[in-house]
Context: one part of a larger RNA
RNA sequence: GGAUGAACGCUGGCGGUAUGCUUAACACAUGCAAGUCGAACGCAAGUAGAAAUACUUGAGUGGCGGACGGGUGAGUAACGCGUGAGAAUCUAGCUUCAGGUCGGGGACAACAGAGGGAAACCGCUGCUAAUACCGGAUAUGCCGAAAGGUGAAAGAUUAAUUGCCUGAAGAUGAGCUCGCGUCUGAUUAGCUAGUUGGAGAGGUAAAAGCUCACCAAGGCGACGAUCAGUAGCUGGUCUGAGAGGACGAUCAGCCACACUGGGACUGAGACACGGCCCAGACUCCUACGGGAGGCAGCAGUGGGGAAUUUUCCGCAAUGGGCGAAAGCCUGACGGAGCAAUACCGCGUGAGGGAGGAAGGCUCUUGGGUUGUAAACCUCUUUUCUUAGGGAAGAAGCUCUGACGGUACCUAAGGAAUAAGCAUCGGCUAACUCCGUGCCAGCAGCCGCGGUAAUACGGAGGAUGCAAGCGUUAUCC
Numbered sequence: 001g002g003a004u005g006a007a008c009g010c011u012g013g014c015g016g017u018a019u020g021c022u023u024a025a026c027a028c029a030u031g032c033a034a035g036u037c038g039a040a041c042g043c044a045a046g047u048a049g050a051a052a053u054a055c056u057u058g059a060g061u062g063g064c065g066g067a068c069g070g071g072u073g074a075g076u077a078a079c080g081c082g083u084g085a086g087a088a089u090c091u092a093g094c095u096u097c098a099g100g101u102c103g104g105g106g107a108c109a110a111c112a113g114a115g116g117g118a119a120a121c122c123g124c125u126g127c128u129a130a131u132a133c134c135g136g137a138u139a140u141g142c143c144g145a146a147a148g149g150u151g152a153a154a155g156a157u158u159a160a161u162u163g164c165c166u167g168a169a170g171a172u173g174a175g176c177u178c179g180c181g182u183c184u185g186a187u188u189a190g191c192u193a194g195u196u197g198g199a200g201a202g203g204u205a206a207a208a209g210c211u212c213a214c215c216a217a218g219g220c221g222a223c224g225a226u227c228a229g230u231a232g233c234u235g236g237u238c239u240g241a242g243a244g245g246a247c248g249a250u251c252a253g254c255c256a257c258a259c260u261g262g263g264a265c266u267g268a269g270a271c272a273c274g275g276c277c278c279a280g281a282c283u284c285c286u287a288c289g290g291g292a293g294g295c296a297g298c299a300g301u302g303g304g305g306a307a308u309u310u311u312c313c314g315c316a317a318u319g320g321g322c323g324a325a326a327g328c329c330u331g332a333c334g335g336a337g338c339a340a341u342a343c344c345g346c347g348u349g350a351g352g353g354a355g356g357a358a359g360g361c362u363c364u365u366g367g368g369u370u371g372u373a374a375a376c377c378u379c380u381u382u383u384c385u386u387a388g389g390g391a392a393g394a395a396g397c398u399c400u401g402a403c404g405g406u407a408c409c410u411a412a413g414g415a416a417u418a419a420g421c422a423u424c425g426g427c428u429a430a431c432u433c434c435g436u437g438c439c440a441g442c443a444g445c446c447g448c449g450g451u452a453a454u455a456c457g458g459a460g461g462a463u464g465c466a467a468g469c470g471u472u473a474u475c476c
Base pairs, nucleotide, nucleotide: 001476002475003474004473006472007471008470009469010468013346014345015344016343017342018341019339020338021304026302027301028300030299031298032297035064036063037062040061041060043058044057045056046055047054048053071257072256073255080182081181082180083179084178085177086176089174090173094170095169096168097167098166099165100164101163102136104134105133111126112125113124115122116121141150142149143148155162156161157160183229184228185227190220191219192218195217196216197215198214200212201211202210232254233253234252235251236247237246238245239244259280260279261278262277263276282293283292284291285290310336312335313334314333318332319330320329321328322327349379350378351377352376359370360369361368362367384413385412386411387410388409389408393403420465421464422463423462424461425446426445427444431460432459433458434457435456441448442447
């Protein structure tokens, strides 16, 4: 000098764009953050109707989605990440191609009844539907050398579609293996028994000690194993002429985690943040028998801290889930609010104006300086206030805008509404007076202060930067 997710002190006019718990992965009141489908299904209530039936709502069965999106960085020195290869794999929804969708059955919720329980909720009996479930048939599929074995399907509606099953391929996503790279310490030198390899069995979607019994005794290590400490990794960011050094907020990719530890279920996909089970700590309810909970989602609270925002608006846009659609949901997202936290831009007036006014300061009493500065004259209206008009963002014929009567435009008014902070001994731009008297104090280094202090405190003046200025911390 540059930089920062900064903080502190003094000060503070506006706009745009960004950013905003770096500390306790500490504990959380309250609300919201994942639902949707009646064009899969039965039922109940309500409305209309004489009824059939239609519509609305509700819980339930069923389907799809809750594995995405959002958060955090605790753990992890690892095939975790980066990069480059690879083979022994799976892939819902989507696209393409081919073929099929035949014929049957028995249940269980809801509901009703009678109960248990303080509650959470739970048995028992009875009834019922389906695109829920289960046989049969068939199939290019799969297994097998062959014989043969095994093995699918579901309908719905407004009649134009859309579903369902099987096979092949694509796309996408994911799992796995390997080469290389990836912090510090030797005041850590030896480490390892499923350990290293084999053939066998099991297991997985899939290779494999992945697991198991048996056999062999291997495997790693001074090119740093093991152990210990620290740490999410990268694209990148800051700095630097570069080489390099430091960092890894926001944005993007990958990984890991979801009160702590463990486990599986369902599913195409999880060993699952707002699912389940067990154990533990904590909090809450309880009729003491037993139950409920998990903000590292968005707001918000307490606590910690030098320090970090609103319990806001909207689904109008983009995107996502479901649905044939209308649509519903969406604290993703779009916006507004708060904060000079950062960057960028603008303003706080412009021209004239010497009697060099008054006042202040200084003084050798002549003056000098503040200083064209002010007053005063003439303008202008960026800003500001008021009034009027008023968007684009909407795709998709109509309709549909949270932001927002916002941005912007026009008119009127009036210099009107707007300057501070630090420094002035040298480094380092900028000097005098008064006070103080090694005191009070200053200080980045040298150093200053003990009666004439340009170094302390005040004043006048000056210098620098400016809606900021200075200090502190950290990096280059």